Model confidence (mean pLDDT): 80 of 100. A computed fold for a 75-nucleotide RNA from a Candidatus Helarchaeota archaeon, annotated as transfer RNA. It matches the Rfam family "tRNA". Rfam links the family to the GO term triplet codon-amino acid adaptor activity. The family's RNA type in Rfam is transfer RNA.
Formats: sequence, structure tokens, C1' cells
RNA sequence: GGGGUAGUGGCGCAGUUUGGAUAGCGCAACAGGCUUCUAACCUGUAGGUCAUGGGUUCAAAUCCCAUCUACCCCA
Repeated sequence: GGGGUAGUGGCGCAGUUUGGAUAGCGCAACAGGCUUCUAACCUGUAGGUCAUGGGUUCAAAUCCCAUCUACCCCA
């Protein structure tokens, strides 16, 4: 230098195939219940401008372009 994969709450992931109505799941956190207390268990709550910017569209995490970061391959 060329190519590929990935980036989504604090952490790990799904959702992209075929654009669609509130972006979900598990763990963690917080509150309550239970318990003599803790853990476990049960119930609930909060937390995301979907890597960044732009474009297409009635509508974008999803499609297009550029950029950034990490990893892999080729030279």
C1' cells in the first nucleotide's frame, strides 16, 4: 500500500438476511421482598444520541459514501 471482519447501556451479545412503529437478552448496578444477617432466590427501576460525519428514503442500528479504532490476510 491492497483486501476482509468487527465497533450496539458498565461488561458479553442478538437484531442487519427482506429498512417499519417502544433497539432487546444475559451478567453487573440500584430499590424492595424473603432471611437473625449475608449469599442465593423473587419482583421492580434506571442506564443506549447503535464508532464518527454526510447522503438516500415517508421512515435508517440496518442501504450508500468518507473517516476513525481493533484484529486477520496479502504484498